[in-house]
Context: one part of a larger RNA
RNA sequence: CUCUUGAAAAGGAACUCUGCAAAAAAGCGACCGUAACUUCGGGAUAAGGUCUGCCUUGAAAUUUUUUAUUUCGGUAAAAAGUAUUCGAGGUCACAGCAAAAGAUUGGGGGAGACUGUUUAUCAAAAACAUAGGUUUCUGCUAACUCGUAAGAGGAUGUAUAGAAACUGAGGCCUGGCCAGUGCAAGUAGGUCAACGGGAGGGGUGAUGGAAGUAAUUCUUAAGCUCCGAACUUAAGCCCUUGUGAACGCCGGCCCUAACCUUGAGGGUCCUAAGGUAGCGAAAUUCCUUGUCGGGUAAGUUCCGACCCGCACGAAUGGUUUAACGUUCUCCAAACUGUCUCUUCAAGAGUCUCG
Numbered sequence: 001c002u003c004u005u006g007a008a009a010a011g012g013a014a015c016u017c018u019g020c021a022a023a024a025a026a027g028c029g030a031c032c033g034u035a036a037c038u039u040c041g042g043g044a045u046a047a048g049g050u051c052u053g054c055c056u057u058g059a060a061a062u063u064u065u066u067u068a069u070u071u072c073g074g075u076a077a078a079a080a081g082u083a084u085u086c087g088a089g090g091u092c093a094c095a096g097c098a099a100a101a102g103a104u105u106g107g108g109g110g111a112g113a114c115u116g117u118u119u120a121u122c123a124a125a126a127a128c129a130u131a132g133g134u135u136u137c138u139g140c141u142a143a144c145u146c147g148u149a150a151g152a153g154g155a156u157g158u159a160u161a162g163a164a165a166c167u168g169a170g171g172c173c174u175g176g177c178c179a180g181u182g183c184a185a186g187u188a189g190g191u192c193a194a195c196g197g198g199a200g201g202g203g204u205g206a207u208g209g210a211a212g213u214a215a216u217u218c219u220u221a222a223g224c225u226c227c228g229a230a231c232u233u234a235a236g237c238c239c240u241u242g243u244g245a246a247c248g249c250c251g252g253c254c255c256u257a258a259c260c261u262u263g264a265g266g267g268u269c270c271u272a273a274g275g276u277a278g279c280g281a282a283a284u285u286c287c288u289u290g291u292c293g294g295g296u297a298a299g300u301u302c303c304g305a306c307c308c309g310c311a312c313g314a315a316u317g318g319u320u321u322a323a324c325g326u327u328c329u330c331c332a333a334a335c336u337g338u339c340u341c342u343u344c345a346a347g348a349g350u351c352u353c354g
Base pairs, nucleotide, nucleotide: 001349002348003347004346005345006344007343008342010340011339014338019335027052029051030050031049032048037042039169053091054090055089056088057087058086059085060084061082062081063080064079065078066077067076068075069074092096104333105332106331107330108329109328110327112324116128117127132167133166134165135164136163137162138161144153145152146151170320171319172318173317175250176249177248180247181246182243183242184241185240186239189238190237191236196231200227201226202225203224204223208219209218210217211216251269252268253267254266255265278312279309290306291305292304293303294302
């Protein structure tokens, strides 16, 4: 020096990202007492006090036994007890839940309602789940899922059921926009595939026809074959409606009131419609340590407000909320070697020699 322990004057969080770690506190013993808030259940062992041993003794309660009595239900007395209750007196200690074991407590705020679940092996949470809410699909050979199929699950269920998606207890609520995308419904018109259809055209083509003395050339019927217009024609798309707890979206600029400021108001452009209630420097605020107030001697954090919201906002839910927690954050009491500032002691190592 390292590790595991023990002790410490005065101070007591000044340490530090953070009271991390340690210390302290401690009895589901008795009695008293117990706030805000609240979903009236809680909060609550809230908090905070007092008592607590041993000896002697009194009273009560209660159990058992015996005796007496009896109206046979009991009643009375005596004796022996007790993990019971209430006293009185005494006594010893620093200290009586005498050891060990066994909650630290209070206040403010954020997120999540809660119990629960999770990254086996760096994350336990504010993430997931949840009851509750809503929407959509599904009439049973159900929808949906697995499988090539047979078949199986759904379900030996039947819309108070099952499946899918979103939200996430409760309270108060959940605004505007259907232009785009999606979904649902419609079908007059437009567009539109193959099949069908076959106007028309091409190729070939004689034993026909034409030319030539001839070789051969030209033309062409049938047949074979290639191309092929009109016409016919489904869904879809275009189109017409609906639909937001479907995906989503929810504006600029200019002027204006008798100081200044502000702008109830006006004008104009654009849009499908221009963000309502509520909340707001927020787990969201860049500028920003915004400004004001509180707490501190001093506060980039914290709490309460303000509102130029760079870039909150209503089931990608908004806001509020008792209870809950090895959650995050701020403050306080108590307590301490966390620190001022280190020191000592014990044990085990490291190290040196052997």

Large-subunit ribosomal RNA, domain IV from a Patescibacteria group bacterium, 354 nucleotides, folded computationally. The full RNA is in RNAcentral, with records from ENA. Taxonomically the source falls in Bacteria candidate phyla (Bacteria). Model confidence (mean pLDDT): 86 of 100.